[in-house]
RNA sequence: GAGUUUGAUCCUGGCUCAGGAUGAACGCUAGCGGCAGGCUUAAUACAUGCAAGUCGAGGGGCAUCAGGGUGUAGCAAUACAUUGCUGGCGACCGGCGCACGGGUGCGUAACACGUAUGCAACCUACCUAUAUCAGGGGGAUAGCCCGGGGAAACUCGGAUUAAUACCGCAUAAUAUUAUUGAGAGGCAUCUUUUAAUAAUUAAAAUUCAGAUGGAUAUAGAUGGGCAUGCGUUCGAUUAGCUAGUUGGUGGUGUAACGGACCACCAAGGCAACGAUCGAUAGGGGUACUGAGAGGUUUAACCCCCACACUGGUACUGAGACACGGACCAGACUCCUACGGGAGGCAGCAGUAAGGAAUAUUGGGCAAUGGAGGCAACUCUGACCCAGCCAUGCCGCGUGCAGGAUGACUGCCCUAUGGGUUGUAAACUGCUUUUGUACGGGAGAAAACCCUCGUUUGCGAACGAGGCUGAUAGUACCGUAAGAAUAAGCAUCGGCUAACUCCGUGCCAGCAGCCGCGGUAAUACGGAGGAUGCAAGCGUUAUCCGGAUUCAUUGGGUUUAAAGGGUGCGUAGGCGGUCUUAUAAGUCAGUGGUGAAAGCCUGCAGCUUAACUGUAGAAUUGCCAUUGAUACUGUAGGACUAGAGUACAGACGACGUUGGCGGAAUAUGACAUGUAGCGGUGAAAUGCUUAGAUAUGUCAUAGAACACCGAUUGCGAAGGCAGCUGACGAGACUGUAACUGACGCUGAGGCACGAAAGUGUGGGGAUCAAACAGGAUUAGAUACCCUGGUAGUCCACACUGUAAACGAUGAUAACUUGCUGUUUGCGAUAUACAGUAAGCGGCAAAGCGAAAGCGAUAAGUUAUCCACCUGGGGAGUACGCCGGCAACGGUGAAACUCAAAGGAAUUGACGGGGGCCCGCACAAGCGGAGGAGCAUGUGGUUUAAUUCGAUGAUACGCGAGGAACCUUACCAGGGCUUGAAAGUUAAGGAAUGAUGUAGAAAUAUGUCAGUCAGCAAUGACCUAAAACUAGGUGCUGCAUGGCUGUCGUCAGCUCGUGCCGUGAGGUGUUGGGUUAAGUCCCGCAACGAGCGCAACCCCUACUAUUAGUUGCCAGCGGUUCGGCCGGGGACUCUAAUGGAACUGCCCGUGCAAACGGAGAGGAAGGUGGGGACGACGUCAAGUCAUCACGGCCCUUACGUCCUGGGCUACACACGUGCUACAAUGGCCAUUACAGAGGGCAGCCACACGGUGACGUGGAGCUAAUCCUUAAAAAUGGUCUCAGUUCGGAUUGAAGUCUGCAACUCGACUUCAUGAAGCUGGAUUCGCUAGUAAUCGCAUAUCAGCAAUGAUGCGGUGAAUACGUUCCCGGGCCUUGUACACACCGCCCGUCAAGCCAUGGAAGCUGGGGGGAUCUAAAGUCGGUAACCGAAAGGAGCCGCCUAGGAUAAAACUAGUAAC
Repeated sequence: GAGUUUGAUCCUGGCUCAGGAUGAACGCUAGCGGCAGGCUUAAUACAUGCAAGUCGAGGGGCAUCAGGGUGUAGCAAUACAUUGCUGGCGACCGGCGCACGGGUGCGUAACACGUAUGCAACCUACCUAUAUCAGGGGGAUAGCCCGGGGAAACUCGGAUUAAUACCGCAUAAUAUUAUUGAGAGGCAUCUUUUAAUAAUUAAAAUUCAGAUGGAUAUAGAUGGGCAUGCGUUCGAUUAGCUAGUUGGUGGUGUAACGGACCACCAAGGCAACGAUCGAUAGGGGUACUGAGAGGUUUAACCCCCACACUGGUACUGAGACACGGACCAGACUCCUACGGGAGGCAGCAGUAAGGAAUAUUGGGCAAUGGAGGCAACUCUGACCCAGCCAUGCCGCGUGCAGGAUGACUGCCCUAUGGGUUGUAAACUGCUUUUGUACGGGAGAAAACCCUCGUUUGCGAACGAGGCUGAUAGUACCGUAAGAAUAAGCAUCGGCUAACUCCGUGCCAGCAGCCGCGGUAAUACGGAGGAUGCAAGCGUUAUCCGGAUUCAUUGGGUUUAAAGGGUGCGUAGGCGGUCUUAUAAGUCAGUGGUGAAAGCCUGCAGCUUAACUGUAGAAUUGCCAUUGAUACUGUAGGACUAGAGUACAGACGACGUUGGCGGAAUAUGACAUGUAGCGGUGAAAUGCUUAGAUAUGUCAUAGAACACCGAUUGCGAAGGCAGCUGACGAGACUGUAACUGACGCUGAGGCACGAAAGUGUGGGGAUCAAACAGGAUUAGAUACCCUGGUAGUCCACACUGUAAACGAUGAUAACUUGCUGUUUGCGAUAUACAGUAAGCGGCAAAGCGAAAGCGAUAAGUUAUCCACCUGGGGAGUACGCCGGCAACGGUGAAACUCAAAGGAAUUGACGGGGGCCCGCACAAGCGGAGGAGCAUGUGGUUUAAUUCGAUGAUACGCGAGGAACCUUACCAGGGCUUGAAAGUUAAGGAAUGAUGUAGAAAUAUGUCAGUCAGCAAUGACCUAAAACUAGGUGCUGCAUGGCUGUCGUCAGCUCGUGCCGUGAGGUGUUGGGUUAAGUCCCGCAACGAGCGCAACCCCUACUAUUAGUUGCCAGCGGUUCGGCCGGGGACUCUAAUGGAACUGCCCGUGCAAACGGAGAGGAAGGUGGGGACGACGUCAAGUCAUCACGGCCCUUACGUCCUGGGCUACACACGUGCUACAAUGGCCAUUACAGAGGGCAGCCACACGGUGACGUGGAGCUAAUCCUUAAAAAUGGUCUCAGUUCGGAUUGAAGUCUGCAACUCGACUUCAUGAAGCUGGAUUCGCUAGUAAUCGCAUAUCAGCAAUGAUGCGGUGAAUACGUUCCCGGGCCUUGUACACACCGCCCGUCAAGCCAUGGAAGCUGGGGGGAUCUAAAGUCGGUAACCGAAAGGAGCCGCCUAGGAUAAAACUAGUAAC
């Protein structure tokens, strides 16, 4: 820096990612070289080899080897024997070394390490310098020889022998000790110089010489020892620890100081600045990371420490308590003749085991270094090299240039074509690093040593030549051929560079976080392509970073996590003005140190780099010293502004403890009085004729104090309220008299601390947990009611917590205004302004994520305290402390999630509020739900009953017309470029008639026919092949288009400006008004758009124009029919206009507008009706109207045909029709429409038939002809019945359409005459020409299931008080933990299984500390008997200890029924 909480926003906050690093491991892959690195685990166990020896110039010697001598044999070569004579040398004595080098990190939280000092408290072999010395003796003992024991390891006895081995004697000081004197110095004990006296202590030889070696002393160098300051992990759920403990005196011991050890004496010492205990850990230089501060780290290299199978112990030595030495104990392993013995890879290789994991039983001492030696030299798994491993870093290569018809393949697409792979390839030219072959071939080497030379008195120095290479015939150089020998891994949804296709279908899988996958996956798997890095690339693990997410740099605490309930006060921290001194902090200079390597810079060496060398810088630290003195500190002096005191005043529900009061309540007594009272939403339980309730009088009791009373007052907080006395406390104001910084804060500590609760004793009126009863309810362990016990009250004692809140710690200072109020001061005065201390409100700046805070800060600063660090688990568990108990305080982890959260925004929602509307309710009228039938749906059935539509918004819906067709479904029979369309070539007129087979499709014949055009050619038919087809198959959740619904509801937005960090807001809210976001007024808004309204159509009135097919007032004619002449007046037709706008009047109102049975008018406030449907919602409906992406079928899911089905039928629902009758049925007679339709048609009229209809037959392509209106009216009949209501069902006979009415048409006639007597809960429509009722027409159509749909006219009502309620909707506001938006969200219990944790009778381990017993080796101490001449030793005794044993307790871990 990014991702992730939300619909969106800002913030808080966690989680995650991108970077770097590694002693790494794993997966895939792999050409070369250089430099480095390589058991992080089992300090587990180790086979085998090697890793420390050397000196003959210390010694006795001579086992082995070589040479010589001698002897024997032999001609000789030679062989054998002998000889320490020579080179040399096994074992042995002796010297030096083995304490270095190499390994590991167990232990250790410590003077172990780092750093800086000290030793006046010390040692130091080898080396250097100086000085002095080395005389003379002695006795042994290895070896060798002889003998013995034992399996072995090894060991015993005897004899003999040497030394630079061992022991006396002599000499000796600048050594050591003691005493005395003098001087100098310091750091307390003291140190040092010097003088005198006394005592004590040395030695080794080898050798011709020279030289080497030896002894003593002093000094140096080197290496060590000890002590001290400072630094050095986590835990307080470890708070007290300590008897050699702390100190003293005197000793012991040591190289040396010291309780290091011992005896005695004293009672100290450490600890909140963290003792003790527990856990973890070698420390440092450094390394990684980071801007730095920091955090993490200690592998490699260097320094220090510790350790060497585990534990203990000392010896030797200059040095060890000793990795490849010793002794003892323990565990383990091995050998054994069972009697005894041996061993220690945390050296180099190597083995086993463990583990994710880490190499060769290699070469060489050539170099560097070490040990010994005079040296040659020997030894050296230190070291130098090589081997294995991409473990890391660095470098090189896998070719370069040209080459387009942008080849082929692959992949993709909108697919006659294009894109990409891709200049990539092919092809042409060039180069040869690396590799291969051949040839040459280093440097690392110079010393020591040898020879020669020069200088030199001697040591010695210098020069020349010679000798020495494991690596290695390696690095490097040259020559040759030839692109020849050489590329992978991960990723491609966002973060994060890189995209498409196929497969899969919440499957398989991916995933670091968010998250992908449920049929179009850039997220899974494959492919093509791309991106990143590259001999590597990814993953995993770990560390730092990002994380300012423990914040010193550099955070916070009103509401996000976080202020202790409040005060007093200890330690601590911080602290007013002036001045003097000092110089601890502070600042500056100088000196020492801060190892090397590393980091950084310059230069240099390997072809470059990594790597290495050299020089510098740095090393921020510590110590010492000199100086400065502003600030802090310390010490002294002075001051008054902080703080306190005094005096005066006034204030208050401040506290404690007495006394007193009235109202109310309850109870009791008496009286009056009678039937209820009480209680609730409604009731009941309860009380009451044994007299309640109510009313009155009196009495008793306890508790609380109406009015005043208030954002009032007081108190540290909790809290405090009738009146009054006493006692006590307090802030405040005024004066400026006194003190003179006496102050602030405050970890622990102490005190106070509402209510509830606890204990003891009182008290008990009211109220009231628990409890009882009555209700409510599905239940009601509740809410409501009737009762009622603890308690509520008092005294004393405990508890110690609250949303103990201003969710805001205390103190001090500073910072712009307005306003209210309490108590003082000033003032005559609550006029008024000022001032001090409080209590409130609103704003400026500023702050804040915002809400908000704003002199009572959440502003700007200072000091001190407390607290926070994602959510849950959890304020839980365990432990401890407190409490009588209840419980309180302190306070985790495992596990789990990617969020949890704050503030604000827009919506949605609310059995929240306000305003308003709608046939929404109400008021009415008529229906549905009951019957029969029609129709649709579900269900069931079926070979099929094709498909779709399903709350409102499916169900007389798609379908405005299923007998075949339609038709998509089923059964059977057929076809396969196909039933249909297009293009091309070819042939033929087209066409008509007629056979055969078949259910038909179809197959196969016969006959007739010879088109138009001058021609080209065209129409039509047949037909091969090719390109094409076809699908009512799937997905309406891939889509277009169309549609339903909210809703004809009044809303939905934009530009600019303004406000807000932002989402957003404003505008659009407010006051009125409207059917309306309609209009008016106001306003940080001003305008605009889509909607509303209007513009369009019909209708209501009228004018003008026009006058046939329509009309007929007047005139004429007439067959009496507008029929004819004629007419345009009227009706009407159909085109254009007019008319209505709250325009006028009155009232109300600012206006908009509203009211007025107003006027006028055909019509009055949108006149009535229609068309018209904003942004959007429902993944609403439709892939079966059509179109279309993808998928699927292709002799079938296509297509043709016949028959069947879509019409089934126990049942359920919706929509309708007809009825149940008298406002009616039937019969007869008589009227009045509108709008449509008509030539494959409407059909007058006549005739036939009871009728459907049939047979004739005018008119009309229509204002001309055809198409009966019915209810109504008039008259008659029926008389309340299952009827003269009702017509279902069924029988018979017919008519018509049609190829065909069986499944399955309509109609007619006759006969039959079912249910049904007005319909439960519930529910639908309608506000006027509406409902209701009556008929007519049309589309579709051969006919018809039509009672449907769409239109038309006739007759023609009732009611609306009103908006409380139901439903739906609009605006404003409010709450919200909702946003898939209340059909939301979300809480608790529970079956089974699983995970983590607490408790737990018990069981099993582990480390540690006491106690008691025992006690090896060994040091030290003691010691008559034995050995020795002695020194001394053996033996024995004592102290201490590792180890072992016993018993008890504590701690800790694992496991465990339950």

Notes: This is a predicted structure of a 1458-nucleotide RNA (small-subunit ribosomal RNA) from an uncultured Sphingobacteriia bacterium. RNAcentral holds the sequence, with entries from ENA and SILVA. It matches the Rfam family "Bacterial small subunit ribosomal RNA".